[in-house]
Formats: sequence, structure tokens, C1' cells
RNA sequence: GGGCGGAUAGCUCAGUGGUAGAGCACCGGCUUUACACGCCGGUGGCCGUGGGUUCGAAACCCUCUCCGCCCACCA
Repeated sequence: GGGCGGAUAGCUCAGUGGUAGAGCACCGGCUUUACACGCCGGUGGCCGUGGGUUCGAAACCCUCUCCGCCCACCA
């Protein structure tokens, strides 16, 4: 330098055009002498940045940033 994949909740990930979800974690309640487990409920993100397309974008297109993998080049 070229190619590919990824960036979404505190963490691991889903969601591939119609106003964002699961599990774990956290908070409250029930249960227990108490803790744990279990059950019920709840808080929490406008989706890496900036643009574009569209009636509408996490999703499609472009730019840039970061992470990972492969290839090439130089010495």
C1' cells in the first nucleotide's frame, strides 16, 4: 500500500429500511433466622465520526477513526 470482517446497554451479542432487544450484571420486592438459588418487576444505549439516499436509516452509499485477519512491498 491492497483486500476482508467488526464497532449497538456496564459486559457478550441479536436486530439487514418502519420510531432498538436478549442473556449476564445492577436496583427493588417475594421467599429465608440470614445468605445463596429461584420467582416477579425495574433502571440503563438514539446504534464509532461526519455527510448522502429515502416519506422513513442501526441497517443502503461515501469519508474518516479504532480493533482483528490475510496479501504485497522495502530493508
Predicted 3D model of a 75-nucleotide RNA (transfer RNA) from a Myxococcota bacterium. The RNAcentral record of the sequence draws on ENA. Its Rfam family is "tRNA". It is annotated as a transfer RNA. The coordinates come from a structure-prediction model, not an experiment, and the mean pLDDT is 83.